[in-house]
RNA sequence: UGCGCAUCUGGAGAGGUGGAGAGACUGGCCCUGUGAAGCCUCGGCAACCUGCGGUAGAUGUCUUACGAGACCCGAACCGACAAGGUGCCAACUCCUGCAGACCAAAUUGGUCUGGAAGAUGUGGC
Numbered sequence: 001u002g003c004g005c006a007u008c009u010g011g012a013g014a015g016g017u018g019g020a021g022a023g024a025c026u027g028g029c030c031c032u033g034u035g036a037a038g039c040c041u042c043g044g045c046a047a048c049c050u051g052c053g054g055u056a057g058a059u060g061u062c063u064u065a066c067g068a069g070a071c072c073c074g075a076a077c078c079g080a081c082a083a084g085g086u087g088c089c090a091a092c093u094c095c096u097g098c099a100g101a102c103c104a105a106a107u108u109g110g111u112c113u114g115g116a117a118g119a120u121g122u123g124g125c
Stems, first nucleotide, its partner, number of pairs: 001124001003123006013042005021031001023029001025097001027095002043089003048085003051081001052079003057073001060071004093117001098114007
């Protein structure tokens, strides 16, 4: 970053600084002077990428008694760790918005599914 893919009902906060906002946006709702955001320090969560192991297996190389075997490599898949790179640590992405189905009931409310938007990672540009 008007792009692709994966994930998003789980998990994990203290101290310092700061001094009024934060939760992307809309409408709600909610957190906050019993101290918001931001910044710093330390801690934690998680397991996306790198790194490690296993395995199906393509290409390649070697051996062969021509049946095959071995090695290298290794997209995808499975697993372990938490070293490195990110991320995250109120509330389901806090709910919602657009479409559909269903229920109650009738200017409305609720449940479910999908979508949009957003966030994070990774790849592309």
The RNA shown here (SAM riboswitch aptamer (S box leader)) has 125 nucleotides and comes from a Thermoleophilia bacterium. The coordinates come from a structure-prediction model, not an experiment, and the mean pLDDT is 81. Lineage of the source: Bacteria > Bacillati > Actinomycetota > Thermoleophilia.